[in-house]
Context: one part of a larger RNA
RNA sequence: UUGGGCGUAAAGCGUCCGCAGGUUGUCUAUUAAGUCAAGUAUUAAAUCUUGAAGCCCAACUUUAAGGCUGUACUUGAAACUGGUAGACUAGAGUCUUUCAGAGGCAUGUGGAAUUCUGUAUGUAGGGGUAAAAUCCGUAGAUAUGCAGAGGAACACCAAAAGCGAAAGCAACAUGCCGGGAAAGUACUGACACUCAUGGACGAAAGCGUAGGUAGCGAACGGGAUUAGAUACCCCGGUAGUCUACGCCGUAAACGAUGGAUACUAGUUGUUGGAGGUCUCAACCCCUUCAGUGACGACGCUAACGCAUUAAGUAUCCCGCCUGUGAAGUACGGUCGCAAGACUAAAACAU
Numbered sequence: 001u002u003g004g005g006c007g008u009a010a011a012g013c014g015u016c017c018g019c020a021g022g023u024u025g026u027c028u029a030u031u032a033a034g035u036c037a038a039g040u041a042u043u044a045a046a047u048c049u050u051g052a053a054g055c056c057c058a059a060c061u062u063u064a065a066g067g068c069u070g071u072a073c074u075u076g077a078a079a080c081u082g083g084u085a086g087a088c089u090a091g092a093g094u095c096u097u098u099c100a101g102a103g104g105c106a107u108g109u110g111g112a113a114u115u116c117u118g119u120a121u122g123u124a125g126g127g128g129u130a131a132a133a134u135c136c137g138u139a140g141a142u143a144u145g146c147a148g149a150g151g152a153a154c155a156c157c158a159a160a161a162g163c164g165a166a167a168g169c170a171a172c173a174u175g176c177c178g179g180g181a182a183a184g185u186a187c188u189g190a191c192a193c194u195c196a197u198g199g200a201c202g203a204a205a206g207c208g209u210a211g212g213u214a215g216c217g218a219a220c221g222g223g224a225u226u227a228g229a230u231a232c233c234c235c236g237g238u239a240g241u242c243u244a245c246g247c248c249g250u251a252a253a254c255g256a257u258g259g260a261u262a263c264u265a266g267u268u269g270u271u272g273g274a275g276g277u278c279u280c281a282a283c284c285c286c287u288u289c290a291g292u293g294a295c296g297a298c299g300c301u302a303a304c305g306c307a308u309u310a311a312g313u314a315u316c317c318c319g320c321c322u323g324u325g326a327a328g329u330a331c332g333g334u335c336g337c338a339a340g341a342c343u344a345a346a347a348c349a350u
Stems, first nucleotide, its partner, number of pairs: 004321003007304002012318001014201004021194003025088007033081002035077008048066007091191001092188003095184005103177007110154001115149007125136002162169002206247006215241002220236004258317006266295011299306002323350003332343004
C1' cells in the first nucleotide's frame, strides 16, 4: 500500500464558514469521451495451457496450436457515467401569515445580601474549631435600629424546560442585530452535499495598557494538627476574579459518538406550531410537523450497551488510527510580548 477500523481497546479536527477537488434529483432528445461488442495490426524469445514427439519413466527438451496482458485503428451498440440542448418540481432557496426563545450587542433601572462609614440603643464579650489558638473588642466590639458609600452576583420562578455552530447564555426595561419552527404553496428551477489549503469564533487560566476592587481568593504571613506538615482546618491577605481595548488559542472544548441524505416496531413524558372532534367558548381527546428526555422489538456490538436524536441498513465527502515506552518530546519551520501553541521524528529499550 491493500485491507480493517475510529462511544469505552489506537483513532472524529473544539465549532462553524467556505475556494479548488470529490459526489450529485426526475424526464426527453442528441453525442459517443468512459463503457461494451466484432474485425485488423502489434504485443521478441523464454515462461503459461493443450496435443504430439525425444531421452527406459518423470523432471527436462523439441514441435504445433492456443492463451495472457496492453496499445493503436476501423465498424457498430446506446442501458449506465460524462458532454450538449430543452423541460419538470419531490432537494435547496425566496415570498406570505403566525409563533416560541437565559441567541448576540449597547444603554438605563431595581431589590435582597455581604463589607465599609456615620449615628443611636446597649455592655462584655465576639469570632472560630473536633477541640483550640492566632484574630476583633472598654479608644465600646458582637447584637439591634436609621442613614449613606461602593463593587460583584441576580434567590423564588427553574424544569428530563428553552436558545445558540460550538465555546456558552438567566433580575427588569428599551433600542439595534442574527438564527429557527409551523402553516400556505405564490415564485426561482438542482441553484445541492462535503470540503485539503484558507478564514472566523472559541471556557478557564495567563499576558499588555488604562480603570475598578464589596465578597472570594493562588502566592505570602500567622495560629493549629503532626514525628515532620512547604497540606487538609482556622485568622489575615497580594495577584486574579469585574470593565474597556488588544493578545493567547488551549480543556475530560465529552454525547469521549464528523457532516449530509434515505429507509427500518412500538410505549411514555415534555417544549413550540398546525389540523380535526367536542363545545357558547375552552379543557380533555385524535392526527401531524419540528425539537428534547426515559424505556424498548428487529438489527448491531467483544461485552457494556446503542436502538427513527442509531453505535441498525445503505450512499457521498472530509478528518484520524496502525504494539508499548522514548514522546506529543528533540530538531527545523510558522505563530506569540511572554507563557507557550501548531506541525512532528529517530536512536535505543521492550
Small-subunit ribosomal RNA, central domain from a Candidatus Peregrinibacteria bacterium, 350 nucleotides, folded computationally.
The organism belongs to Candidatus Peregrinibacteriota, within Bacteria.
It was read from a public genome assembly.